[in-house]
RNA sequence: ACCUUAUCAAGAGUGGCGGAGGAAACAGGUCCUGUGAAGCCCGGCAACCUAAUUCUUUUAUUAAGGUGCUAAAUCCUGCGGUAAGAACCGAAAGAUGAGGA
Numbered sequence: 001a002c003c004u005u006a007u008c009a010a011g012a013g014u015g016g017c018g019g020a021g022g023a024a025a026c027a028g029g030u031c032c033u034g035u036g037a038a039g040c041c042c043g044g045c046a047a048c049c050u051a052a053u054u055c056u057u058u059u060a061u062u063a064a065g066g067u068g069c070u071a072a073a074u075c076c077u078g079c080g081g082u083a084a085g086a087a088c089c090g091a092a093a094g095a096u097g098a099g100g101a
Stems, first nucleotide, its partner, number of pairs: 002100007013042001015041003021032003026078004043070003048066002050063004074093001079090004
């Protein structure tokens, strides 16, 4: 890198270092940012895997070892359907976990 599957409108900082960009990529929008971006550390959130207990056929509780996350719905749109429109639903793409090859 590929395949399968589940989830993606909840939640999480007045911290330290850093020093100019950032919100995946492309395009268009809209935003964040020297009142300090990215990145790193610490803290925190959550509970996919995991462990213990319970239940008895997969339910609940607790913990937090492996991941993950910690502005805005995956920030919004891009393709299709309904619709006058606003909007709604779905797909694609993406992210994360678990499994596979």
Molecule: SAM riboswitch aptamer (S box leader)